Molecule: RNase P RNA; transfer RNA
Organism: bacterium
């Protein structure tokens, strides 16, 4: 100098003027206005992909169906998230990735090609029979050829008619036993048996988890009205079904048509909250009668405009001029994941050059 | 704000235990007709919205992105 890996931080800054939303206080002619003070977008506010809080349905109970997750241990309110490890894979390396239970419970699929895709002989090889010129029949053979994404464990030796884990040596896979280590996944050693695929992001089996709906949930006030018409079902809550439970009982519910009101208040932001110190833990994270802080709550939806100086970018030789500065705008609230995106810093790896 | 569904030829849509990309209509050429329409025959036309993964193999299964549509007091 170049190429890369991991982590952290920031999100133009300061000041003046004029506005907008909310809170508090004071005042006034009090559903409002004025004045003063304070606060006013993000790391993703996004996608709505997971998990919860909260509200209603019964403080959500049993079964079936359905869905989700899937190595081990830990963290957490919970999770499909996070941390630490195990195994596998990728990279020269720093380091990164993995939906990673079961195919010896069963079913299914494996197109085309190929003889054969799960039980098989097309060519070839060997033996025997027939024929005697180039063959044919039976049997054996997975060592060789050919097909395919995938074809009977690999190499060597023995053996054989030819061959073959048929036998042996080494290596590899699988299953089981024993010993040692570890909390566990698992690792190491040894012995015995065995050497017939793949797909579970196919059905399925096993283990664990899950009731449904969502702040347009839901509650209240005000306003309005037609206990109207037609059709349907026999209870409804119960939003897959059955049971159970609760509430109604002489009405109840659903659909269509027609009609009315479509204003306000609460939920609504103080919370698994933030910052600091110390302690425990490898870490995620947890703890403290510890200290400090209050940090947006709109409802046609506020968070803006402008001026000056500085930073950045573009044009220009300069003077100067311009841009409004990556991605992007809260909507019940949290914890995550994913996606979009500019810049700065730190540590580390590899290559090259120079000293 | 919240909850769902879809994207396949110019247009409207099919496509299931994952292996051929299709139908109708439109377009082009030919036949028929004096000519046109209808009819008959033949042909062209595709990033299966995009990207990644599982698999030997993906329109199909899984994940993410993008666009369009529907519902709610």
């Nucleotide at each position: 100098g170049g190429a890369g890996u991991g982590g952290g931080c920031c999100a133009g800054g300061c000041g003046g003027u004029c506005g907008c939303c909310g809170g508090c206080a004071a005042g006034a002619c009090u559903u409002u206005c004025u004045u003063g003070c304070c606060g006013g977008a993000g790391g993703a506010a996004a996608g709505u992909c997971c998990g919860a809080a909260c509200u209603c349905c019964a403080g959500a109970g049993g079964g079936c169906a359905g869905g989700g997750u899937g190595c081990u241990g830990g963290g957490u309110a919970a999770c499909g998230c996070c941390c630490a490890g195990u195994g596998g894979g990728g990279g020269c390396g720093a380091c990164c990735c993995c939906a990673a239970g079961g195919a010896a419970a069963g079913u299914g699929c494996c197109a085309c090609a190929g003889a054969a895709a799960c039980a098989u002989a097309c060519c070839g090889c060997c033996a025997c029979g027939c024929a005697c010129a180039g063959g044919u029949g039976u049997g054996g053979u997975a060592a060789g050829g050919g097909u395919g994404a995938a074809a009977u464990g690999g190499u060597g030796a023995g053996g054989u008619a030819a061959g073959a884990g048929c036998u042996c040596a080494c290596c590899g896979g699988c299953a089981g036993g024993c010993c040692g280590g570890g909390a566990g996944a698992c690792c190491g050693g040894u012995c015995u048996g065995u050497c017939g695929g793949g797909c579970a992001a196919a059905c399925c089996c096993c283990a664990c988890c899950c009731g449904g709906a969502g702040c347009a949930a839901g509650a209240c006030c005000a306003a309005a009205u037609a206990g109207g018409a037609g059709g349907g079902u026999u209870g409804c809550g119960u939003g897959g079904c059955c049971c159970g439970c609760g509430c109604a009982u002489g009405g109840a519910c659903c659909c269509u048509c027609g009609g009315g009101u479509a204003g306000g208040u609460c939920g609504c932001u103080u919370g698994a909250g933030g910052a600091g110190a110390c302690c425990g833990g490898u870490a995620a994270c947890g703890g403290u009668c510890c200290u400090c802080c209050c940090c947006a709550g709109a409802u046609g939806g506020a968070u803006g405009a402008u001026c000056g100086c500085c930073g950045c970018c573009c044009c220009g030789a300069a003077a100067g001029g311009g841009g409004a500065c990556a991605c992007a705008g809260a909507a019940u609230u949290c914890g995550g994941c994913u996606u979009a995106c500019g810049g700065c810093c730190c540590a580390c790896u590899c290559c090259u050059u120079u000293c | 704000g919240g909850g769902c569904g879809g994207g396949u030829a110019g247009c409207u849509c099919a496509g299931u235990u994952g292996g051929g990309a299709g139908a109708g209509u439109g377009c082009c050429g030919g036949c028929c007709u004096u000519a046109c329409a209808a009819g008959c025959c033949g042909g062209a036309g595709g990033u299966c919205a995009c990207a990644g993964g599982u698999u030997c193999g993906a329109u199909c299964c899984c994940u993410g992105u993008u666009c369009c549509g529907c519902c709610c007091a």